[in-house]
Molecule: Glycine riboswitch aptamer
Organism: uncultured Sphingomonas sp.
RNA sequence: GCGCGGGAGAGACCUUGGGCGACCGCCCAGGGCGCCGAAGGAGCAACCGCCCCGGAAUCUCUCAGGCACAAGAGACCGCGC
Numbered sequence: 001g002c003g004c005g006g007g008a009g010a011g012a013c014c015u016u017g018g019g020c021g022a023c024c025g026c027c028c029a030g031g032g033c034g035c036c037g038a039a040g041g042a043g044c045a046a047c048c049g050c051c052c053c054g055g056a057a058u059c060u061c062u063c064a065g066g067c068a069c070a071a072g073a074g075a076c077c078g079c080g081c
Base pairs, nucleotide, nucleotide: 001081002080003079004078005077006076011033013032014031015030016029017028018027019026020025034067035066036065040063041061042060043059047055048054049053
């Protein structure tokens, strides 16, 4: 790195437009505020090493990403190659 399995968090919020519709409600897109950290990115430097030079996080930020179920760019763990 590849394959398989496990794998969390946070508004089913408000509003606008469109569609469906039995006017219960549902879906898509935009905007607003609130929120999450476990793709990625950035920051500090605990720590580590072949040691004065390097590598660096599950910590911090939230640019990106995400916030019903589901899906998934999901860290990390286990097995096999």